A computed fold for a 737-nucleotide part of an RNA from a bacterium, annotated as large-subunit ribosomal RNA, domain II. It was read from a public genome assembly. The coordinates come from a structure-prediction model, not an experiment, and the mean pLDDT is 83.
Context: one part of a larger RNA
RNA sequence: UCCAGCGAGUUAUUUAACGUGGCAAGCUUAAGCCAUCUGGCGGAGGCACAGCGAAAGCGAGUCUGAAUAGGGCGACCAAGUCACGUUGAAUAGACCCGAAACCGGGUGACCUAACCAUGGGCAGGCUGAAGCGUAGGUAAAACUACGUGGAGGGCCGAACCGUAGCGCGUUGCAACACGCCCGGAUGACCUGUGGUUAGCGGUGAAAUGCCAAUCGAACUCGGAGAUAGCUGGUUCUCCUCGAAAUAGCUUUAGGGCUAGCGUGACGUAGCCCCAUCUCUGUGGUAUGUUUUAUAGUUUGAAACAUAUUACUGAGAUGGGGCAAAUAGCUGAUAGGGGUAGAGCUCUGUUUCGGACUGGGGGGCGUAAGCUUACUCACCCUUGACAAACUACGAAUACUAUCAGUGGAAUCGUUGCAGUUAGAACGGCGGGGCUAAGCUCGUCGCUCAAAAGGGAAACAGCCCAGAUCACCAUCUAAGGUCCCUAAAUGUAUGUUAAGUGGGAAACGAGGUGGGGUUUCUUAAACAACUAGGAUGUUGGCUUAGAAGCAGCCAUUCAUUUAAAGAGUGCGUAACAGCUCACUAGUCAAGAGACCCUGCGCGGAAAAUGUAACGGGGCUAAACAUACUACCGAAGAUGUGAAUGUAAUGCAUAGCAUUGCAUGGUAGAGGAGCGUUCCUCUCUGCGUUGAAGUCGGAUCGUGAGGUCUGGUGGAGCGUGAGGAAGUGAGAAUGCUGGA
Repeated sequence: UCCAGCGAGUUAUUUAACGUGGCAAGCUUAAGCCAUCUGGCGGAGGCACAGCGAAAGCGAGUCUGAAUAGGGCGACCAAGUCACGUUGAAUAGACCCGAAACCGGGUGACCUAACCAUGGGCAGGCUGAAGCGUAGGUAAAACUACGUGGAGGGCCGAACCGUAGCGCGUUGCAACACGCCCGGAUGACCUGUGGUUAGCGGUGAAAUGCCAAUCGAACUCGGAGAUAGCUGGUUCUCCUCGAAAUAGCUUUAGGGCUAGCGUGACGUAGCCCCAUCUCUGUGGUAUGUUUUAUAGUUUGAAACAUAUUACUGAGAUGGGGCAAAUAGCUGAUAGGGGUAGAGCUCUGUUUCGGACUGGGGGGCGUAAGCUUACUCACCCUUGACAAACUACGAAUACUAUCAGUGGAAUCGUUGCAGUUAGAACGGCGGGGCUAAGCUCGUCGCUCAAAAGGGAAACAGCCCAGAUCACCAUCUAAGGUCCCUAAAUGUAUGUUAAGUGGGAAACGAGGUGGGGUUUCUUAAACAACUAGGAUGUUGGCUUAGAAGCAGCCAUUCAUUUAAAGAGUGCGUAACAGCUCACUAGUCAAGAGACCCUGCGCGGAAAAUGUAACGGGGCUAAACAUACUACCGAAGAUGUGAAUGUAAUGCAUAGCAUUGCAUGGUAGAGGAGCGUUCCUCUCUGCGUUGAAGUCGGAUCGUGAGGUCUGGUGGAGCGUGAGGAAGUGAGAAUGCUGGA
């Protein structure tokens, strides 16, 4: 990992609602007793039939109260109760498995810690303390030397004890070993045997260490199925409907309670009364007929028909009365508002210009006062800003009324839930950086709980909501050169950048369109030829300043076709080159600016082209218009199923028509199968049961039936009943591979 088997809403009591049944103003027994194949007795008690009050108590009323008031709770014409079933709740282990822990009683010191008693062990080598002796030395000592001596938690180093470092091992030789190397090795040493200390404890040269591979409190059995707002798991089918991720409160925030949203039932959709008619059913009476029984044709019983009568029920018509006519949507009308916008009166912010008045500051003055290119406020005028500004003010939304549409989607009572972690996207806003696949509010939508087509791939985007079948048709979004279904479509333009197929400020005689304006056969623009002078080197300044460092200005005047007291380069200053300006040559358009379409640059990233899905494309790009086609589980067509409403037959149903049938949590309905029990088929079976392996067939499905092989002794149908009743998941359990 796989296979097989086992494996989770049970049972009891109480209670609520619903369903079915019995009896009904009543219903019902409990314990117990008698009997015993399930019966009888037992009325104590319980619920209901009357309530109100704390109670006495009163009673269709009662309590409060001074009250005959007001108010509270009741009554006002009423159904309960018992049993069974289903679904909830409560109490119990209460759907199953799962803690870490807590408490009680015991068992452990053969491991290990410490201690007690009694034993044992430590090769060899080295060092050479005290003391003592002798000699020296001293007054005597001290002291010195040489011997002797053999001390030491002394030295080196085996056994022994230990384990600092490295390697190896790490499904090992080993749940701590092995190799090398290393520490202690007469000591606080090591060790044998016996004994002592026990878990709210012991022992500890102290590490929370050790106390039998277990230690921040051992192990074992019990309380015990501890508790688990947590995680996981929870077993057959089909059908109908179908959520929530919000609010309030919560030692509450991943849990609850109530509301909201879901589902089932009942009611709400008309009802009541009277009259007439019709129909059905039941009963009575009379008549007739038939059958049967009998000794029985003037008898009994039964059936049928007709007539009549009573009652119940249903329907139609007419008359009368009461009540309702919901939600939603559409239109009209009537409303209030203070948002968007707008505006600047108010509250604040703020701009240009002006005027004059006042205050403050500065200056002058002894002062009065005068003055001010300072400043504030007021006033007039120009232009602006605001969530907490408004003399204004929409669209929507909301409310009401009327009308239309609509057809129960509404509302009420009640049973049962689930949900209370939401997500993206679009609109309007707050926070943030007008950051975030960010966060909060609100409106909408999709996902959640939604498959299909498109977006290359892609829960939340676009299109569209899958009952089932079909080798039929039409479309949506999106597409139509090839991959790849459908246009190498039509018309007119644009783009040259592979722009398309990623990006800004900014930059640029890219190119298309539109516009304004100037010059121009009295010859423009460009080009070429020629001129571009004189007073004068204007004045000042300056070392110099001559058109050209700088300053000044009546930048003037003259000759001219024209020529600045000079446009730029240049010189130390001149010089020189050039421009403005003018003439000629030439001959038709030329220049400046604004708006706009599409392009260009700006443009650097990490495995590999890699910023069209790819190929590739100059259209197969972009813009505008048009016509075809493709394209989905959409729509249509044909057939089938189910639900629901209506109608018709006539009644567990069938038929027709309309509408509906995605679905998680969840609610409801209808079924299949397994084991056992009762009755049944006076069922099946060695002429072959169950089981098992195939085949065929029926059913929407769970499943059923038939048949062949195998197997070798039991098994089923129908109607009911009861459950140890359905397996793929629980790091499930047991066994096997």